The RNA shown here (Bacterial RNase P class A) has 350 nucleotides and comes from a bacterium. The coordinates come from a structure-prediction model, not an experiment, and the mean pLDDT is 77. It is recorded under the gene name rnpB.
[in-house]
RNA sequence: GGAGUUGGCUGGACAAUCGCACCUGCACAAGGUGAGGAAAGUCCGGGCUUCAAUGGGCAGAGUGCCAGGUAACGCCUGGGCGGCGUGAGCCGACGGCCAGUGCAGCAGAGAGUAGACCGCCGAUGGCUCCUUCGGGAGUACAGGUAAGGGUGAAAGGGUGCGGUAAGAGCGCACCGCGCGAGUGGCAACAUUUCGCGGCAUGGUAAACCCCACUCGAAGCAAGACCAAAUAGGGAUGCUACAGGUGUGGCCCGCACUGCAUCCGGGUAGGUCGCUUGAGGAGUCUGGUGACAGGCUUCCCAGAUGAAUGAUUGUCCUCGACAGAACCCGGCUUACAGGCCAACUCCACUU
Numbered sequence: 001g002g003a004g005u006u007g008g009c010u011g012g013a014c015a016a017u018c019g020c021a022c023c024u025g026c027a028c029a030a031g032g033u034g035a036g037g038a039a040a041g042u043c044c045g046g047g048c049u050u051c052a053a054u055g056g057g058c059a060g061a062g063u064g065c066c067a068g069g070u071a072a073c074g075c076c077u078g079g080g081c082g083g084c085g086u087g088a089g090c091c092g093a094c095g096g097c098c099a100g101u102g103c104a105g106c107a108g109a110g111a112g113u114a115g116a117c118c119g120c121c122g123a124u125g126g127c128u129c130c131u132u133c134g135g136g137a138g139u140a141c142a143g144g145u146a147a148g149g150g151u152g153a154a155a156g157g158g159u160g161c162g163g164u165a166a167g168a169g170c171g172c173a174c175c176g177c178g179c180g181a182g183u184g185g186c187a188a189c190a191u192u193u194c195g196c197g198g199c200a201u202g203g204u205a206a207a208c209c210c211c212a213c214u215c216g217a218a219g220c221a222a223g224a225c226c227a228a229a230u231a232g233g234g235a236u237g238c239u240a241c242a243g244g245u246g247u248g249g250c251c252c253g254c255a256c257u258g259c260a261u262c263c264g265g266g267u268a269g270g271u272c273g274c275u276u277g278a279g280g281a282g283u284c285u286g287g288u289g290a291c292a293g294g295c296u297u298c299c300c301a302g303a304u305g306a307a308u309g310a311u312u313g314u315c316c317u318c319g320a321c322a323g324a325a326c327c328c329g330g331c332u333u334a335c336a337g338g339c340c341a342a343c344u345c346c347a348c349u350u
Stems, first nucleotide, its partner, number of pairs: 001346010012315007020034005036321001040332002043330005048219004060215005065079005080094001081092004095210002100208002102204002117149002119145003124142002126139005157175006176199001177197005182191003223272004233263006243257005279298008316319001
């Protein structure tokens, strides 16, 4: 100098005027505060609220290497293993298909208790020929063979030597694999230690399934309170043995029926829930870290037709994605430009 990796920050600045929402305030005065790193998707987890709830099981959903962090998590941190990268680093639903069941297009002889298409072989049996009758030569009908070729994503350890008719873990050496012991580690796991096994169980579980663990349901339009009106209800008092209405031509009869107060009810409407919180900033301590603890300090939108805007001036690198609605912790997605730190690789110079 170039090319990268990881982590973090920022997201036009300043001023004036006018306006909007909320708060303080007797006040129309004056003052204070007023979107984000994602406020988004609503995908996880929790708080809070109402309902349900002895416990356990079935069903259902989810999670799935180990240890730790946390209120909790499917999140985060550290580690292990596997894969990718020269490297800094990045990615991984990463338990189990020797419990059972299922699935696998095309090609191929054969796709899972393997398989003879080409090739190789003729030891063995058959057949033909020869024979000195001991056997020999040939054939490839039966058969043997998984070395070699070919098919495929995948063909049942690899290389070499021996062995054989040809071959084959058939035997051996090395490599690999599996099992056991020891050692290291909390563990996952590792192992240049020792021993055993010729090697045996192909792939697929975001296929059913098995194993282990977790999960009660719904959500702030949750829910709580105040409360005009209306329907229906209850209690007390008053009136009354009557009256009124209906039926009927009339009487009897039968059916229905009052007024006031209070309670209660709960609609419109209103209040609360509502923002002081697993909170922010600074600093110290412990920890590799996620994080935890101590001290100091700050109060930072809270609406319900729902505010957060407009104009002007100056300046710059000319400004991306995007707008709160109960609140937090995460994840994911979107994002112009700029800045910082640590680290890696390459080239050159000293």